[in-house]
RNA sequence: GAUAAUAGCAAACUCGGGGUAACCCGGGGACGCAAAGCCACGGGUCCUUAUUCAGUGUGUUAGCACAGAAGGAUAGCCGGGUUGCCGAA
Repeated sequence: GAUAAUAGCAAACUCGGGGUAACCCGGGGACGCAAAGCCACGGGUCCUUAUUCAGUGUGUUAGCACAGAAGGAUAGCCGGGUUGCCGAA
């Protein structure tokens, strides 16, 4: 980062499998992607503990709501780190 070239990935949906769940893996499929390669470090969002006898705080008559905690998910939410293909002016 070119209306160049060569390759690549694969959203929704769907089929099979895993997980309590968020979600993940494989087949099909392409909405898109110049890092849509890799890493949960910062922020965000989501899930579980938690439809509880009980398990932190505030509000509430109560149901419950909001916040917090622990553990997880997301790299195709953003930032950051790291590696890397091609390349004209």